[in-house]
Context: one part of a larger RNA
Molecule: small-subunit ribosomal RNA, central domain
Organism: metagenome
């Protein structure tokens, strides 16, 4: 190198865009590099491997051939692949006309709900718990009524229900803004898939600068529990949760299932279009695209399970595994402000 693999055993990069590089529809004509064929040169001897020989055999020798799967050159073959020319429209993709959404940014507005604060009623509790107690309250709490401030997140509607590449998204409107989907088949005419590197995105919790800070709450304190209780439960509470500017780069970032094309049994629900029927409307049928599930047969699986959203049946790329522990650690080396991240052995042991 070859092999075998990756949903649950060791294995799918978090995601996505892309360069190199790999792979490439259909057809028609040149070419003849790959590709195959015939010669011809050469592939040093020794060895290997046949044949026959020579030391009584054998090792050993010593003659013969065969073999050197190699290269180079000439000739010729053209189905494939490569190349160059041109053609097509089934792949890709613009067009027109429609569609549905928590996709994404900004601004700016609502209403309940907690907390505070100011008044007014009112007058002994209250909150708490398995019981309790810190705690709050005659300097008027708790209830309860108006009024106000401030900040966070939007109840029903809501769904196995939508969208987004993935983190992810949910009050309303308004700006800009990206992406899907179906019809028309008018247009461009393989313009594509996949991507080592690279460049962006990325939940929380962290970090550096300024805000903000109403609930909640690591850290901290009190009270209880208990043998102890550095905890589970109370009562308080700061970082932090929010915002704006920047970084950080992990995760059970999970469908533990990479992407992309084609093919392979039914049934059943949801959402999103779009054509026929049923005279017309509601409806209800049927046929079709595109999403989501549920079930389930071949087939696959060590089972469990998975079954047109495959883990069946191929092909094309890229990423990973290769007994456990050491150890996702040491060292290096790169990023980070810092935490720490990517990248990664080995001794030694079982």
């Nucleotide at each position: 190198c070859u092999g075998g693999g990756c949903a649950u055993a060791a294995a799918g990069g978090g995601c996505g865009c892309g360069u190199a590089g790999g792979c490439g529809g259909u057809u028609u004509g040149a070419u003849a590099a790959g590709u195959c064929c015939u010669g011809u040169g050469u592939g040093a001897a020794a060895g290997c491997c046949c044949c026959c020989g020579g030391c009584u055999c054998a090792a050993c020798c010593g003659g013969g051939g065969a073999a050197c799967u190699g290269c180079a050159c000439u000739g010729g073959a053209u189905a494939c692949u490569g190349u160059c020319a041109g053609g097509c429209u089934a792949g890709a993709g613009u067009g027109u006309a429609g569609a549905a959404g928590a996709g994404g940014a900004g601004a700016g507005c609502g209403g309940a709900a907690u907390u505070c604060c100011u008044g007014g009623u009112g007058g002994a509790g209250c909150g708490g718990u398995g019981a309790a107690a810190u705690g709050c309250g005659u300097a008027g709490a708790u209830a309860u009524c108006a009024g106000g401030a401030g900040g966070a997140a939007c109840g029903c509607c809501a769904g196995u229900g939508g969208c987004g590449a993935a983190a992810g998204c949910g009050g309303c409107u308004c700006u800009c803004u990206g992406g899907u989907c179906u019809a028309c088949u008018a247009c461009u005419g393989a313009c594509g898939c996949u991507g080592a590197g690279g460049c962006g995105c990325g939940a929380a919790a962290g970090c550096u600068a300024g805000g903000g800070g109403a609930g909640c709450a690591a850290a901290c304190g009190g009270g209880a529990u208990u043998a102890g209780a550095u905890a589970c439960c109370c009562c308080g509470g700061u970082a932090g949760u929010c915002c704006u500017a920047g970084c950080c780069c992990u995760a059970a970032a999970c469908g533990a299932u990479g992407g992309g094309u084609a093919c392979u049994a039914a049934g059943u629900a949801g959402g999103g279009g779009g054509a026929g029927c049923u005279c017309c409307g509601a409806u209800g049928c049927u046929c079709u695209c595109c999403c989501u599930g549920c079930c389930g047969g071949a087939g696959c699986u060590a089972a469990u399970g998975u079954a047109u959203u495959a883990a069946g049946u191929a092909c094309c790329c890229c990423g990973c595994c290769u007994g456990g522990g050491g150890a996702g650690u040491a060292u290096g080396g790169u990023c980070g402000c810092a935490a720490g991240g990517c990248u990664a052995a080995a001794a030694c042991u079982c």